[in-house]
RNAcentral holds the sequence, with entries from SILVA. A computed fold for a 1502-nucleotide RNA from Bubalus bubalis bubalis, annotated as small-subunit ribosomal RNA. Lineage of the source: Eukaryota > Metazoa > Teleostomi > Pecora > Bubalus bubalis. Its Rfam family is "Bacterial small subunit ribosomal RNA". Rfam links the family to the GO terms structural constituent of ribosome and ribosome.

RNA sequence: AGAGUUUGAUUCUGGCUCAGGACGAACGCUGGCGGCGUGCUUAACACAUGCAAGUCGAACGAGCAUUGGGAGCUUGCUCCUAAUGUUAGUGGCGGACGGGUGAGUAACGCGUGAGCAAUCUGCCUUCAACAGGGGAAUACCUCAGAGAAAUCUGAGCUAAUACCGCAUAAUAUCCUUUAGGGGCAUCCCUUUAGGAUCAAAGAUUUUAUCGGUUGAAGAUGAGCUCGCGUCCCAUUAGAUAGUUGGUGAGGUAACGGCCCACCAAGUCGACGAUGGGUAGCCGACCUGAGAGGGUGAUCGGCCACAUUGGAACUGAGAAACGGUCCAGACUCCUACGGGAGGCAGCAGUGGGGAAUAUUGGGCAAUGGAGGCAACUCUGACCCAGCAACGCCGCGUGAAUGAUGAAGGUCUUCGGAUUGUAAAGUUCUGUGAUGGGGGACGAAGAAAGUGACGGUACCCCAAUAGCAAGCCACGGCUAACUACGUGCCAGCAGCCGCGGUAAUACGUAGGUGGCAAGCGUUGUCCGGAAUGACUGGGCGUAAAGGGUGCGUAGGUGGUUGAUCAAGUUAGUAGUGAAAUUCCGGGGCUUAACCUCGGCGCUACUACUAAGACUGACCGACUUGAGUGCAGGAGAGGUAAGCGGAAUUCCUAGUGUAGCGGUGGAAUGCGUAGAUAUUAGGAGGAACACCAGUGGCGAAAGCGGCUUGCUGGCCUGUAACUGACACUGAAGCACGAAAGCGUGGGGAGCAAACAGGAUUAGAUACCCUGGUAGUCCACGCCGUAAACGAUGAAUACUAGGUAUGGGAGGUAUCGACUCCUUCCGUGCCGCAGCUAACGCAAUAAGUAUUCCGCCUGGGGAGUACGGCCGCAAGGUUGAAACUCAAAGAAAUUGACGGGGACCCGCACAAGCAGCGGAGCAUGGGGUUUAAUUCGACGCAACGCGAAAAACCUUACCAGGCCUUGACAUCCUUUGACCGCCUAAGAGAUUAGGUUUCUCUAGCAAUAGAGCAGAGAGACAGGUGGUGCAUGGUUGUCGUCAGCUCGUGUCGUGAGAUGUUCGGUUAAGUCCGACAACGAGCGCAACCCUUGUAUACAGUUGCCAAUAUUAAGUUAGGAACUCUGUAUAAACUGCCGUGGAUAACACGGAGGAAGGUGGGGAUGACGUCAAAUCAUCACGCCCCUUACGGCCUGGGCUACACCCGUGCUACAAUGGCUAUUACAAAGAGCAGCUAAACAGUAAUGUCAUGCGAAUCUCAAAAAGAUAGUCUCAGUUCAGAUUGUGGGCUGCAACUCGCCCACAUGAAGUAGGAGUUGCUAGUAAUCCCGAAUCAGCAUGUCGGGGUGAAUGCGUUCCCGGGUCUUGUACACACCGCCCGUCACGCCAUGGGAGUUGGGAGUGCCCGAAGUCAAUGACCUAACCCGCAAGGGAAGGAGUUGCCUAAGGUAAUACCAAUGACUGGGGUGAAGUCGUAACAAGGUAGCCGUAUCGGAAGGUGCGGCUG
Repeated sequence: AGAGUUUGAUUCUGGCUCAGGACGAACGCUGGCGGCGUGCUUAACACAUGCAAGUCGAACGAGCAUUGGGAGCUUGCUCCUAAUGUUAGUGGCGGACGGGUGAGUAACGCGUGAGCAAUCUGCCUUCAACAGGGGAAUACCUCAGAGAAAUCUGAGCUAAUACCGCAUAAUAUCCUUUAGGGGCAUCCCUUUAGGAUCAAAGAUUUUAUCGGUUGAAGAUGAGCUCGCGUCCCAUUAGAUAGUUGGUGAGGUAACGGCCCACCAAGUCGACGAUGGGUAGCCGACCUGAGAGGGUGAUCGGCCACAUUGGAACUGAGAAACGGUCCAGACUCCUACGGGAGGCAGCAGUGGGGAAUAUUGGGCAAUGGAGGCAACUCUGACCCAGCAACGCCGCGUGAAUGAUGAAGGUCUUCGGAUUGUAAAGUUCUGUGAUGGGGGACGAAGAAAGUGACGGUACCCCAAUAGCAAGCCACGGCUAACUACGUGCCAGCAGCCGCGGUAAUACGUAGGUGGCAAGCGUUGUCCGGAAUGACUGGGCGUAAAGGGUGCGUAGGUGGUUGAUCAAGUUAGUAGUGAAAUUCCGGGGCUUAACCUCGGCGCUACUACUAAGACUGACCGACUUGAGUGCAGGAGAGGUAAGCGGAAUUCCUAGUGUAGCGGUGGAAUGCGUAGAUAUUAGGAGGAACACCAGUGGCGAAAGCGGCUUGCUGGCCUGUAACUGACACUGAAGCACGAAAGCGUGGGGAGCAAACAGGAUUAGAUACCCUGGUAGUCCACGCCGUAAACGAUGAAUACUAGGUAUGGGAGGUAUCGACUCCUUCCGUGCCGCAGCUAACGCAAUAAGUAUUCCGCCUGGGGAGUACGGCCGCAAGGUUGAAACUCAAAGAAAUUGACGGGGACCCGCACAAGCAGCGGAGCAUGGGGUUUAAUUCGACGCAACGCGAAAAACCUUACCAGGCCUUGACAUCCUUUGACCGCCUAAGAGAUUAGGUUUCUCUAGCAAUAGAGCAGAGAGACAGGUGGUGCAUGGUUGUCGUCAGCUCGUGUCGUGAGAUGUUCGGUUAAGUCCGACAACGAGCGCAACCCUUGUAUACAGUUGCCAAUAUUAAGUUAGGAACUCUGUAUAAACUGCCGUGGAUAACACGGAGGAAGGUGGGGAUGACGUCAAAUCAUCACGCCCCUUACGGCCUGGGCUACACCCGUGCUACAAUGGCUAUUACAAAGAGCAGCUAAACAGUAAUGUCAUGCGAAUCUCAAAAAGAUAGUCUCAGUUCAGAUUGUGGGCUGCAACUCGCCCACAUGAAGUAGGAGUUGCUAGUAAUCCCGAAUCAGCAUGUCGGGGUGAAUGCGUUCCCGGGUCUUGUACACACCGCCCGUCACGCCAUGGGAGUUGGGAGUGCCCGAAGUCAAUGACCUAACCCGCAAGGGAAGGAGUUGCCUAAGGUAAUACCAAUGACUGGGGUGAAGUCGUAACAAGGUAGCCGUAUCGGAAGGUGCGGCUG
């Protein structure tokens, strides 16, 4: 510090995800040791048991125990006394600290800084003064009583540092008063004089201590007040009645509506009151570069709470965790009458939960309470236990060791890897284990005191012995192979893996990472500049309000003076400690602990400065406004007027149609339309001018005239003197549609009706037609209300056009030209932008203010509020769901877009196919099998250039199992062949039979062949052409496909390859930021057409002989054959063209513009075809999916399709006669002649391995004759009979011949194929395959046409351009209803629950007040009785918790039914959008329709 993910690729926008760190964590697997920390985040749920707050006998009386002494004496009992200890009670201090928890609290609760002139403060410290003298009770205890208990009552006795008077007393408090000083408003301090009121306690021991009272001060602690800061919701906007203030009483330690009476009507709030939700706050902790964001465990500060609610008492301090009273809930005891309790103290239990420890030791240390002290108490605290919960440290060995052991895994079978790893050898001893020693922590002189603990630590001993796992390995992200599985099982943080070769699942081996841990989950920050202060945006990606006026607010021109609020600097105080950081120190190190320092970005006070902002005072004119002089304009509003046109009415003329469309029909018209003429009525709109012209804030405004009226521009510089800009709320305006009331209604026209179109047509088209459109008044308040661009100001190259002014030059004048201001456009530089583009009318450079955005969908929806008559508008979510949605540009592809061009593509022709019969192939069906493959063009007379057996792969049956075939091993010696028998055959049985060759004397060795045996293996036309090689088809013989360098672009890419011509051609020429090159084109190759040369047999024959015959001599001229060469190149001429390429015409030439034909097939596309030609990976079969044999099948047959043959006849059929080819083939062959047969063919026999012989007759043609238009003398299917040929064999299932038979068919619907010249058509010939079997295939020649205007249309292709929401690329994409499953959500008669508030009722305890006839020791009066004072029980009143009741608001849950939404590989209906998407689309509105949607009106161009 970034990375992955939208696309075919690119740039951008934008979300999602990952890598890092952290944790009071939990879960999974694993687990050696130690140190230091941490440990109920959930139920503030309920709690058994024990402990957590007592102490003081030096405050007091008493009891008990022990010991000593004494007395009485009954000699073991009583009494007295002393000491020590102890106990309940009275009394004092402490139980307000310490410890826990975070429920409540959005608050002066907390933080920070101030204040109290408005306060209190036990114990502690300092200072001053004092303590005299009395009194009356009471607990304990005794007696009596009630009760189950808790506890209580009555009578009696007694003490105090308990209680109560009196005395004394002030600088205390209060009242009056004198003088002075100070401050901050009320006031405060000091002081003079007088008056009133109020104190005390003793104890012990023997002289000192601890106490007591009053006052002053300090310290500590507490209370109160204020400034600032402190979460979310405005779908919470108004709140408030003691409320706000005053006066006067009361109350408090103290201020205060804190409380009360009266008076006034205030107070808070957009700088967010009130309400709702959530939450203890902070130091700090985590993260981050920082700014920030998140958190508030442990430690520390503050607050609040103690079962829930209320209340006071005591006290220095409490509205009191281990106190009291009352009420509620709950638990427990009970004799049913009544009582007891409060772990959010430490342990512990149950429960909840993913989850959190011991009912431990000790007061040794630190600290606390009491005490003079000893000491007691202390679950505070110090320790130990449990837990890898966290951080830190250590170990599980070290060195050496190659034969690179074994084993595992992989393998191309060679090896590689695990791997110096192991073993082996030599060492060490950290931890663990055993033994020995053994602390610091303990502090002021000594002594004593240790829970931890025989712990830490030290020494010794012995053994490598006891100690490694977890996760990952497709990319991000370090690390790869095998097997298993087969869209299954599963994985997954995102992208995504898995459908038979998975580096992504599972396992193994290996590797990588971390390590006593490793992964996962959760949460927070980061990355995220994805809320942007630092540090973002708004033309098209999300985002400028429809427009203006204007309030608050924000911001504001030039200049001078003053002030000092902001600002800057300095000083002072605070910012606790701990933490962080820096530097030291201590534990062996580290974590940890500790010392010092920095820091704590903040607040407060004072001082200084005076630039800038601000405040105030003054001045200025350039911003702004006013005046004066001119100017343009569809600016607004009201009234009046005008002509053209449509329609209607009346009348005339006139006759059969009109109208409408792609074509029609509905409609109108003989009752006279349309057309035409004249007159009239009525409403609406204003042609031409008219213009990227004008005006207006926008919406918008268009005939003419008049009235009223707003704004703008120019010139001038007389006036004011910053009066300005923006603008939340607010107010006003605001197209069309729509609404209300009343008019009006010609045309147009939603809805509606009819006619068409269509599969349908709720549409497009047509004929009609109502609201509406128009007017007046009132609503509505929205549009693609757009420049998709808020307003204002300033600055920053130019050019050009146009509207309105002014000035100058020139002129007689109008033009012209120049300058300038205000508008409106286009082009363009810098700059900006993701790009497109913007560019003085900015999207540039800056400033100010407002509005708005933060992934897509859900959704501009729901709920709530406000507005509206309604329609609806405005404000405006969430659950859930996806990993994208999107912008611009690029390359393709596509378009029922455009331009250009080509092709038998169409057109023009010729001949066909489609109808018939047959042949052949396919589908389907059938079958035991009808083997398999090929399926639009580009499968279907295709693989197959030959299925009777074989072929053959299929079926049935019979057989074989190392096999029909290959290699290796052992063994035997033959094998083959021949013969016989059985069998359908394969095969089986029997007979016959010297193994052979080479080397060697031989033994033997080697080689070959064959039999037998065992196993490795053979074999497979079994699967996968979607694992492959090779081969092939197709676009297409179309003219294209690319590269290097350079240039342009952020980039994908572009350029080149485009453009102007031209060509069959990316062929060539020219131009050009391109210059070159490659694969293609062309040429080179073959064939054909001409000529020459050479050669001259088997071919040829002009001349000379010769024959029946080029038959034979002979010839080498000709033909022909073979080889070689020449020839054609737009070379020449003319015209056109650009002086080009090239085109046209001509000459010459056998041939003329690639002469004709062939071979030749670029980059690529179609997962095209082929595993059955062959090869090959993997999988599968192995007495069978292999091999052999016989027979059958591939030849089936209701039907459908393709390709052909033959025909339907007279341009013909038949009969007879008679011409002319080329190219081939031939020895298991072609076969002459002759003979036989009607013929197929046979017999005999000849020539030829072929320019010699044979096949071999060419046929159409020609010449004669016949047939005469008919199912025929056409056509030949089918069938019968008899023959022939091949072959082991023609039944299934061959071909041919003869005779007989004589079917359909009379030119073929929709549609569709081939062909442009030696072509189509037509006619024969040959060959391959082959024993035999072509109408097929491949070749050959003969005869030999017609047409082509042309490129509008169909199909295919090429180039350029355009649009695109397509990229699997239009066989694309995609919208909505309906049906089904699932999910969340709105409404809903209601129902249930909750907290908060209001009114009323009731009202415990308790404070306060009143009363108090009853009760009462202290003081007073009184001899006493009694009375008084004072106090109390009781009663009453105010307040009030809980409770009850009534109505409302809010929140949550639930609810028959219902609404839409989301989502779900293969449901239904259509096809709305994307191309001109087939009616351009979209926005607002109204209306209609199964649905997308259609239509009307207005608007936009996206």